A computed fold for a 72-nucleotide RNA from a Deltaproteobacteria bacterium, annotated as transfer RNA. It was read from a public genome assembly. Model confidence (mean pLDDT): 82 of 100. Rfam family: tRNA. Rfam's curators write: Transfer RNA (tRNA) molecules are approximately 80 nucleotides in length.
RNA sequence: CGGGGAAUAGCUCAAUGGUGGAGCGCUCGGUUUGGAACCGAGAGGUUCCUGGUUCAAGUCCAGGUUCUCCGA
Numbered sequence: 001c002g003g004g005g006a007a008u009a010g011c012u013c014a015a016u017g018g019u020g021g022a023g024c025g026c027u028c029g030g031u032u033u034g035g036a037a038c039c040g041a042g043a044g045g046u047u048c049c050u051g052g053u054u055c056a057a058g059u060c061c062a063g064g065u066u067c068u069c070c071g072a
Base pairs, nucleotide, nucleotide: 001071002070003069004068005067006066007065010024011023012022013021018055026042027041028040029039030038048064049063050062051061052060
């Protein structure tokens, strides 16, 4: 320099253009003499940024940023 992929909860990852979820973690409660484990409930998200299309965008389009892979 050219091409591809990724960016979503604290972490790892889902999500046909139509209410953003799961596991782990966190908080509270139950259980226990206490803890772990287990069970129940809850909190936690401007979906990397800026625009565009659409009645409606995490999803489609354009540009940018960061990371990553391949090639030179």